The RNA shown here (small-subunit ribosomal RNA) has 1482 nucleotides and comes from a Candidatus Yanofskybacteria bacterium. Its Rfam family is "Bacterial small subunit ribosomal RNA".
């Protein structure tokens, strides 16, 4: 100085763990929609698939002989012509141009691609047994001679490609000789080995030969570095080394012969898979992680495989030979080819460009040069593929236009946006001018390009995605779990800001989105920078190898380490600075940096190594001690069982209850004797020992570990520990014993819907012993080992010291164990806490979302069962831990309630009434359905009501508001006709009010337009109202405090109460809504007033006001609150009753009481409106609520007595009379304390009859006759009289109400109402009981507590089989293909060696690609079939788990069963409840 961001999603809520997802950047990209310009970059990532066509490497005539054309000069021959002259051929010669061939140089560069390669291929740092054309420097030289050969000519073969025979010729081609130095070999002597010319008048230039040096280039070697896989653990025969020989430019097993037996590997050999490497590049705060396009360096490759030749250089992209595949030509005999050069084509693919221009520049090859060649390169073209820049106008403009959208109808918004006015011209268009790129003569493809000037005119130029949260941006309509959306969470089932559309808005902008991939976020592999008690995670435990780590004080070394300096770390890129294109991107120049490697010098603390020491770690020694430590042997008593015998008789056994079972052939019981096997009561413990598993009667033998004391010996000998190895409960396996008990399997009996279980009776393996296997457990402290440090208190085991004692106990202290509680600290919390889960260090093991799965495949082990090691596809967005509040429990504690119990009376059986279901019907209108529907809405359906059905009518409508038009003889009233009525029709009456008239207004009507109307839907859109838990005692808040937090505290606790009522205590203190009280009725008394009551007095009546009751007084208990009892009192502990109903629960009820959002029906004649008739009253049946009864506590008859609340003027109705009665006539009185209902009542009392019967019970049903209401009693009213006289003789399982003026029983009144189906409901009074031990049980409620996998909250959650469909993976008789090897066969080119030879070759031999045969290995594809896994709104069977889940659950193992599962055995607590014990705190 720079630099680090998070969010959503598990839950009712919380904290944590953990995964998934998102926001950022990037790309050689692709796809969708859209598209103005310029600059700079970039563009076959797939099929190293196949390629038509053209081009991509030639050049040199100053190396050579020719050839062709033209030309100079001089001839010669021929032809034409009289001639001049012209033409042809030819010889020599001059010059120019071109060139097939010989020759030289180049072609090994440049260009492409990434197949192969895990390697000295690459990178980096070094090394040298080497070579090097052209270039530079230096030295020396270049003399003489020769034979060929192509071209060419002639002939021949072939379709072609091409070949062949003969003849001629040149060179800077080739050969020989000479010379030879600083050349080569050799110790030396000595031996060997070179050359070429060309051009020029010449000078000279360019070449040539040999040698040395240089530059650059190349070869080879070495250290170090960088993939995955151990489900690849052993690999290797030229393999490792040596010697001789060969070979190479050069070292070398590079090759060969012989000899030796080595070499590599857990620091990962060998094998498999993947991959060109680096500079760099993307991302990231960085460390890292990913990648290796373009540009640069290196490597490898060139159709596949093999091979050599030439050459300085190749085993050669545009060379050769051979083999394979493929393509093409062919006369079928034979030939030709290689775009991974530049363009281009086909193919495959999501996908990647022009068959362009030029050598002007840069560079390359050749040449003396001019120059030629150059798809290197420079340019242009195409593609928004990327980066950068510019534009699509600027200013003014409110009547805030129109249109759109929304609307609460007022308006808002789009929006200064547009129109309109004034300007500008980047860009575009047209016209004109016009560079640089060329340093130094020529030369410009790009290019009439960049740029400059002018013309025209806002003209030529805006889209994409999004708008529920994350995440910036919202409304309306459509749709209705459909259509669809979605990155995650999730939207959509009639009011969707989440789908589709529109309007508006947000983001970016010539782009915007999507997809794919990488980094980031992800501290989610954690070096920086994570974890393992319960979330995933400590191996079951020890011993111990490698490895890692290691006490105190010295010396030496300097390997690590640290410092300084040198070399290197190519350029480009990145960073900094400056500069050039108008700017930027882009480019140029300079600087710094570049963690590495290497060399030199220095330092010596630490680590390391070596040497020599020390004693604190460790080990040993001596003394002493405790112990269910281990192994073997012997012995003992109790119990059990069996056998024998005795006594004895009918049962025993077993269970919730039973049965199977045993027993009169004598059981059980009891006594005696004997046999047998297994386990060891009490002691016993929170105790002891052991590494763990585990270990318990007593004694003996052998034996391991360990504590304490002494501080005597050794002298760091230590710690940990991959691999390895030993031990390792129970079950299980093998062999042989043994077998009392118990007891998988099995059998039977029960239970049950079933019961392959739980319970019972039997019972085999097994349980026991010996030997051998197995090797797993909830093998747990769910806590690896070791060392050190960090408060205590307390208990206990072992040893010791001190004190003390006669001795011991007690007490104090030390060491080592075993427990409890706790400081600090830690922890997500729970909890841990010197026995750490605290603070540190070392080493090992293990974890990285859930499921699939501890499974498959492979390997190892095992007799088997099985164990160890250990995945993936696929699938989900969670799975999980701890704690919190609720709810729940066939968990617990406490308390209450007509909850049970104790009682009384009912219901359920009968008939009837009524309501509901169901059924029926044209309709039986609708709603209400556990409690909280069902005599409920309805407190009164014959019409009306009425909402339903049939039929007949109306369409601005039966009723409302407004506008317009018309009318006032419209309408209305009376009336006629037909009609079921509504409605229609006929006749008559009526000419409205205001105003002098008109106009206007009011009123009414008609027509028309807006609209009305709807008991149509949604109570799950709502208001209001109501039910229920429940008159239960609860529900909360403020402040404070505690907790990371949800939350807790208060409100818990101890008492008390009807009560969260009150008292005490208390991190709480207060408060609110509820409780109680205040209100009303009633019970007592007083005062006042009093009409109607009374004959009056009066107050038994009424009203108003007041008094009275407060645990006030006394006794007892208690701290208190209060409780029990008593007195007084009309009343006693809220006196009785009512109104009053907390926070909330049930999407409880009601759109049909009312109101109301939205939707729907309505000029298409209705879901609106009117009318008649019908229906709501149906009836096989089922249920609820009632009434009346079944009789004698009764019925009937006669007589007699006593209420209260109410109600009454379209009403109650007296007296009197008529009728058997219902009722009628009648009309007094009363707008009511006056009159009436109303004798005010019945049960009741008295007397009489009935005599236990289907009756003098009961009254249904039916027949007949009447009364009343009403327009009208048929469907379908009530009542009266006479007759009829059904079921029913007290009601199964079950179930309801009630605790005192209550139940039971008796009647009276009212609302509704013309009448009434009222036996209902709401009130009123009369008579008037029984019982409560008590809280075990049932139901409900409250408080506290506990468990939970529930939170839609147990009507919860949830497991497995089976059935259906889909998907992926493994197995699988096999079948098919790939890869790399092995053995053998065959064997091209080429090669090794040898022979022959006409020197061209030929033959044999060695190796050798491809091919073939064989058996294996490995990888993949496919496969009938069988098995498991995963998924899928509403399938089947059960109910395994979560509460004590109804048999506690789970782990290991074994058997069994449709399935979850059950049972045996051992183990764990990650079990509830109860009890006991111990410890801790007070």
């Nucleotide at each position: 100085a720079a630099c680090u961001a998070g969010a959503g999603u598990u839950u009712g809520a919380u904290c944590c763990u953990a995964g998934c997802u998102c926001a950022g950047g990037a790309u050689g990209a692709a796809c969708g929609c859209u598209g103005g310009c310029g600059g700079u970059g970039u563009g076959g990532a797939u099929a190293a698939g196949a390629c038509a066509u053209g081009c991509a490497a030639g050049u040199c005539g100053u190396g050579c002989g020719g050839u062709u054309u033209c030309u100079u000069u001089a001839g010669c021959u021929c032809c034409c012509g009289c001639a001049a002259g012209g033409g042809a051929a030819u010889u020599a010669u001059u010059g120019a141009a071109a060139u097939a061939g010989c020759g030289g140089c180049g072609a090994a560069c440049g260009g492409g691609u990434u197949a192969g390669u895990a390697a000295c291929a690459c990178g980096u740092a070094g090394g040298u047994a080497u070579u090097u054309g052209c270039c530079c420097c230096a030295a020396a030289g270049a003399c003489g001679a020769g034979g060929a050969u192509a071209a060419c000519c002639a002939g021949c073969c072939g379709a072609a490609a091409g070949g062949u025979u003969g003849g001629c010729u040149a060179a800077u081609a080739c050969u020989c000789g000479a010379u030879g130095g600083u050349c080569u070999c050799g110790u030396a002597a000595g031996a060997g080995u070179a050359a070429a010319g060309c051009a020029g008048c010449a000078a000279u230039g360019c070449a040539c030969u040999u040698u040395g040096g240089g530059a650059g280039a190349a070869g080879c070697c070495u250290g170090c570095g960088g993939g995955c896989u151990a489900u690849c653990a052993g690999c290797u025969a030229g393999u490792u080394g040596g010697u001789g020989g060969g070979g190479u430019a050069a070292c070398g097993g590079c090759c060969u012969a012989c000899c030796a037996a080595g070499g590599c590997u857990a620091c990962g050999a060998c094998g498999g898979c993947u991959a060109g490497g680096g500079g760099g590049u993307g991302u990231g705060a960085g460390a890292g992680c990913g990648c290796g396009a373009c540009c640069c360096c290196c490597a490898a490759c060139a159709u596949u495989g093999g091979g050599a030749c030439u050459g300085a250089g190749a085993c050669a992209c545009g060379g050769c030979c051979c083999a394979g595949a493929c393509u093409c030509c062919u006369a079928c005999g034979g030939g030709a080819g290689g775009c991974a050069g530049c363009a281009g084509u086909c193919g495959a693919g999501a996908a990647u460009a022009u068959u362009c221009g030029a050598c002007a520049a840069u560079g390359g090859g050749c040449g003396a040069a001019a120059g030629c060649c150059u798809g290197a390169u420079c340019g242009a073209g195409c593609g928004a593929c990327a980066c950068c820049g510019c534009g699509u106008g600027u200013g003014g403009g409110a009547a805030g236009a129109a249109g759109g959208c929304c609307u609460g109808c007022g308006g808002g918004u789009u929006g200064u946006a547009a129109a309109c006015c004034a300007c500008u011209u980047u860009u575009a268009u047209c016209g004109g001018g016009g560079a640089a790129a060329a340093a130094u003569u020529u030369u410009g493809a790009u290019u009439g390009u960049a740029c400059c000037c002018g013309u025209u005119g806002a003209a030529u130029a805006a889209g994409g995605g999004g708008c529920u949260g994350c995440u910036a941006a919202c409304u309306u309509c459509g749709u209705g779990c459909c259509a669809g959306c979605a990155g995650c969470a999730g939207c959509g089932g009639u009011a969707a800001u989440a789908c589709g559309a529109a309007g508006g808005c947000c983001c970016c902008g010539a782009g915007c989105g999507u997809u794919a991939u990488c980094c980031g976020g992800a501290a989610u592999c954690a070096u920086u920078g994570g974890g393992c008690g319960u979330a995933a995670a400590g191996c079951g435990u020890g011993u111990g190898u490698a490895g890692g780590c290691g006490g105190u004080a010295g010396a030496u070394a300097u390997u690590g380490u640290c410092g300084a300096g040198g070399g290197u770390u190519a350029a480009a890129g990145a960073c900094c600075a400056a500069g050039g294109c108008c700017u930027a991107a882009c480019c140029u120049u300079g600087g710094g940096a570049a963690u590495g490697c290497u060399c030199u010098c220095g330092a010596a603390a630490c680590g390391u190594a070596u040497c020599a020491a020390c004693u604190a770690g460790a080990a040993g020694g001596u003394g002493u001690g405790a112990g269910a430590g281990g192994u073997g042997a012997g012995c003992g008593g109790a119990a059990c069982u069996c056998a024998u015998g005795g006594u004895g008789u009918a049962g025993g056994g077993g269970u919730g209850a039973a049965a199977u079972c045993c027993g009169u052939u004598g059981a059980u019981a009891u006594c005696a004797u004997g046999g047998g096997g297994a386990a060891c009561a009490c002691c016993a413990a929170a105790g002891g020992c052991g590494a763990a598993g585990g270990c318990a009667g007593c004694u003996c033998a052998c034996u391991g570990g360990u504590g304490c004391a002494c501080u005597c010996u050794u002298g760091a000998c230590g710690c940990u520990g991959a691999a390895a190895u030993a031990c390792g409960a129970a079950a299980g396996c093998g062999u042989g014993g043994g077998g009392a008990u118990c007891a998988a399997a099995a059998a039977g009996g029960a239970u049950u819907a079933g019961a392959u279980a739980c319970c019972c009776u039997u019972g085999u393996a097994g349980u026991c012993c010996a030997c051998g296997c197995u090797g797993u457990a909830a093998a747990c402290g769910a806590u690896g080992a070791u060392a050190a440090c960090u408060a205590g208190u307390u208990a206990u085991g072992u040893g010791g010291a001190g004190u003390a004692u006669c001795g011991a106990c007690c007490c104090u202290c030390c060491a080592c164990g075993u427990g409890a509680c706790g400081a600090a600290g830690c922890u997500a919390a729970c909890g841990c806490g010197u026995u750490a889960a605290g603070u540190u260090a070392u080493c090992c093991g293990c974890c990285u979302g859930g499921g699939a799965a501890g499974u498959a495949c492979g390997a190892c082990c095992g007799c088997a069962a099985g164990g160890u090691u250990a995945a993936a596809a696929c699938u989900c967005a969670a799975a999980g831990g701890a704690a919190u509040a609720g709810a729940c429990g066939g968990g617990g504690a406490c308390u209450c309630g007509c909850a049970c119990a104790a009682g009384c009376g009912g219901u359920g059986g009968a008939g009837c009434g009524u309501c509901u279901g169901g059924u029926u019907c044209a309709a039986u209108u609708c709603g209400a359905c556990a409690a909280c529907a069902a005599g409920c809405g309805a407190g009164g359906a014959a019409c009306c009501u009425u909402a339903c059905c049939a039929g007949g009518g109306c369409u601005u409508g039966a009723a409302a508001u407004g506008g317009c038009a018309u009318u006032g003889a419209a309408a209305g009233c009376u009336u006629u006709c037909a009609g079921a009525a509504a409605a229609g029709u006929u006749a008559g009456c009526c000419c409205u009010c205001u105003c002098a008239c008109a106009a206007g207004g009011a009123c009414a009507a008609u027509g028309u337009c807006a609209c009305a109307g709807g008991u149509g839907c949604u109570g799950c859109a709502u208001g209001g109202u109501u039910g229920u838990c429940g008159u239960c005692a609860g529900c909360u808040c403020g402040u404070g405090u505690c907790u990371u937090g949800a939350g807790a505290u208060g409100u818990u606790c101890c008492g008390u109460u009807a009560a969260g009522u009150c008292g005490g205590g208390u991190a709480a203190c207060g408060a609110g809504c509820g409780c109680a009280a205040c209100c009303c009725c009633u019970g007592u008394u007083g005062u006042u007033u009093g009409u109607u009551a009374u004959a009056a007095g009066u107050g038994u009546c009424a009203a108003a006001c007041a008094a009275g009751a407060c645990u006030g007084c006394c006794u007892u208990c208690g701290u208190a609150a209060g409780a029990a009892g008593g007195a007084g009192g009309a009343a006693g502990g809220u006196g009785g009753g009512g109104a009053c109903g907390a926070c909330g629960u049930c999407a409880a009820a009601u759109c049909a009481g009312c109101a109301u959002g939205g939707c729907c029906c309505u000029c298409u004649g209705a879901u609106g409106c009117c009318c008649u008739g019908g229906g709501c009253c149906a009836c096989a049946c089922a249920g609820g609520c009632g009434c009346u009864a079944c009789a004698a506590u009764g019925g009937c008859g006669u007589a007699g007595a006593c209420a209260a609340u109410g109600c009454g003027u379209u009403g109650c109705c007296a007296a009197a009379c008529c009728g058997u009665a219902a009722g009628g006539u009648g009309g007094a009185g009363c707008u009511a304390a006056u009159c009436g209902u109303a004798u005010c009542a019945a049960a009741c009392u008295a007397c009489g009859c009935c005599c236990u019967a289907g009756u003098u019970c009961a009254g249904a049903u039916c027949g007949g006759g009447g009364u009343c209401u009403g327009c009208a009693a048929c469907u379908c009213g009530a009542c009266c009289c006479c007759g009829u006289g059904a079921a029913g003789u007290u009601g199964g399982a079950a179930u309801c109400g009630c605790u005192a003026g209550u139940a039971a029983u008796c009647g009276c009144a009212g609302a509704u109402c013309a009448g009434c189906c009222u036996c209902g409901c709401u009130g009123c009074g009369g008579u008037g009981a029984a019982u409560a031990c008590g809280u075990u049980c049932u139901c409900g409620a409250g408080u506290c507590u506990u468990g939970u996998a529930c939170u839609c909250a147990c009507c919860g959650c949830c497991c497995g089989u089976c059935a259906a469909c889909u998907c992926a993976a493994g197995g699988g008789a096999g079948c098919c293909g790939g890869u790399a090897a092995u053995a053998c066969c065959c064997g091209a080119a080429c090669u090794u060696c040898g022979a022959c030879c006409u020197c061209g070759g030929u033959c044999g031999u060695u190796g050798g690609a491809a091919g073939g045969u064989a058996g294996g290995a490995u990888c993949g594809g496919u496969g009938a079939c069988a098995g498991g896994g995963a998924g899928u709104a509403a399938g089947u069977c059960g109910u395994a788990a979560c509460a004590a889940g109804g048999c506690a659950u789970c782990g290991g193992u074994a058997g069994c069963g449709g399935a979850a599962g059950c049972u045996g055995u051992c183990g764990a607590u990650g079990g509830a409840u109860c009890a006991c014990u111990u410890c801790u705190u007070a």
The source organism's lineage runs through Bacteria, Bacteria candidate phyla and Candidatus Yanofskyibacteriota. Model confidence (mean pLDDT): 83 of 100.